[in-house]
Context: one part of a larger RNA
RNA sequence: GAACGAACGCUGGCGGCAGGCUUAACACAUGCAAGUCGAGCGAAGACUUCGGUCUUAGCGGCAGACGGGUGAGUAACGCGUGGGAAUCUACCCAGUCCUUCGGAAUAGCUCCUGGAAACGGGAAUUAAUACCGGAUACGCCCUUUUGGGGAAAGAUUUAUCGGGAUUGGAUGAGCCCGCGUAAGAUUAGCUAGUUGGUGGGGUAAUGGCCUACCAAGGCGACGAUCUUUAGCUGGUCUGAGAGGAUGAUCAGCCACACUGGGACUGAGACACGGCCCAGACUCCUACGGGAGGCAGCAGUGGGGAAUAUUGGACAAUGGGCGCAAGCCUGAUCCAGCCAUGCCGCGUGAGUGAUGAAGGCCUUAGGGUUGUAAAGCUCUUUCACCGGUGAAGAUAAUGACGGUAACCGGAGAAGAAGCCCCGGCUAACUUCGUGCCAGCAGCCGCGGUAAUACGAAGGGGGCUAGCGUUGUUC
Numbered sequence: 001g002a003a004c005g006a007a008c009g010c011u012g013g014c015g016g017c018a019g020g021c022u023u024a025a026c027a028c029a030u031g032c033a034a035g036u037c038g039a040g041c042g043a044a045g046a047c048u049u050c051g052g053u054c055u056u057a058g059c060g061g062c063a064g065a066c067g068g069g070u071g072a073g074u075a076a077c078g079c080g081u082g083g084g085a086a087u088c089u090a091c092c093c094a095g096u097c098c099u100u101c102g103g104a105a106u107a108g109c110u111c112c113u114g115g116a117a118a119c120g121g122g123a124a125u126u127a128a129u130a131c132c133g134g135a136u137a138c139g140c141c142c143u144u145u146u147g148g149g150g151a152a153a154g155a156u157u158u159a160u161c162g163g164g165a166u167u168g169g170a171u172g173a174g175c176c177c178g179c180g181u182a183a184g185a186u187u188a189g190c191u192a193g194u195u196g197g198u199g200g201g202g203u204a205a206u207g208g209c210c211u212a213c214c215a216a217g218g219c220g221a222c223g224a225u226c227u228u229u230a231g232c233u234g235g236u237c238u239g240a241g242a243g244g245a246u247g248a249u250c251a252g253c254c255a256c257a258c259u260g261g262g263a264c265u266g267a268g269a270c271a272c273g274g275c276c277c278a279g280a281c282u283c284c285u286a287c288g289g290g291a292g293g294c295a296g297c298a299g300u301g302g303g304g305a306a307u308a309u310u311g312g313a314c315a316a317u318g319g320g321c322g323c324a325a326g327c328c329u330g331a332u333c334c335a336g337c338c339a340u341g342c343c344g345c346g347u348g349a350g351u352g353a354u355g356a357a358g359g360c361c362u363u364a365g366g367g368u369u370g371u372a373a374a375g376c377u378c379u380u381u382c383a384c385c386g387g388u389g390a391a392g393a394u395a396a397u398g399a400c401g402g403u404a405a406c407c408g409g410a411g412a413a414g415a416a417g418c419c420c421c422g423g424c425u426a427a428c429u430u431c432g433u434g435c436c437a438g439c440a441g442c443c444g445c446g447g448u449a450a451u452a453c454g455a456a457g458g459g460g461g462c463u464a465g466c467g468u469u470g471u472u473c
Stems, first nucleotide, its partner, number of pairs: 001473004006469005013345006019338002021303001026301003030298003035062003040059002043056005069256003078181007087173002092169008100134004110123005140149003154161002182228003189219003194216008231253004235246004258279005281292004309335001311334003317331001318329004348378004358369004382414001384409005392400001417462005422443003428457005438445002
């Protein structure tokens, strides 16, 4: 000098754009953040002009694996980059073929019943695009090449929307490898599923991934192992560059979801707002037993130098479901708060000497503040008042918002501070104080004439900011 997710002190007019718990991955009151489909199904209820319409608890389907948060863990194929083969992929696109015949239940409802509640138990009964069986199967899978195995679902307003099998694509994901990716040797040896092989199991798939047996290997001063620290990257800051530091916001990947473990469902999870077990904590209880998980958006307590509203809307963009109308969406778009930052604008312009008054200094003559003020002549940006009033929206639909912008009006009117003045370093005098009170980044000032402390006048610098502190280069 530059920079900052900054903080603190003094001060503070406006706008645009951005940013806003870096600390306790501490604990959380309350509300909301993931639903949707009646064009899958029976049933109940409401309305009825008896044509029908509407609502939905339950069964069923799809979606809750996305979106949103956080950075605890992780020194690792985690990430970055470049390759690879032994894989899967719901919804979507393209092609081919099929869509046949039956069956048994169950929730809901009704009745009985247990419990404080959470939640159940029993009986009877019912439907389906829920479940099961049979048939068929070019292609599909297995196979000893001859056999074996395997499917479907209907709805309707008759336009369509679906269902099954299979091939290819697209997208997404899993896996493997080369190279790169902290510090410490005051860590030198580490390793028994350990290293390899064979058989088997398991997986969508390769593999000690697992298991039985066999062999005795494997890694290491080119730093194994251990310890400490840390999410990684695109980037960001600085620098002429090389480099150094860093990883907020935005984007990609990873990991986590009270702590630890586990699987279920599913195309996909070992699942933030799903389930089970254990633990800590909080709450309810009739003491028998239950309920919960803000590192979602707001908000509260706590911690801290320090970080915002328990706001509006689905209008746009996007997502889920639905044939659609539409519903949901704290994603998102907006608004609120904060000089936290960057950028822009304003706080007036011209004229005005008797160099007014006042202040300060003075050698008492004067000098300086100073064209500064007053006065005169103007202007009206921003703010204010009144009116018109968007784009963003394809036909409709605008939260923002009566916002931006435009027109008119009034009046210089509402709008300047902070730090410094010994040298470094731009800027000097007087008074007070008297090694005191104090200053200070370094050198150093202060013990009676202090340009260094405090005040005043004057001056210098920056300016809605200015200084200080912290950190990086």

Predicted 3D model of a 473-nucleotide part of an RNA (small-subunit ribosomal RNA, 5' domain) from an uncultured bacterium. It matches the Rfam family "Bacterial small subunit ribosomal RNA". The coordinates come from a structure-prediction model, not an experiment, and the mean pLDDT is 88.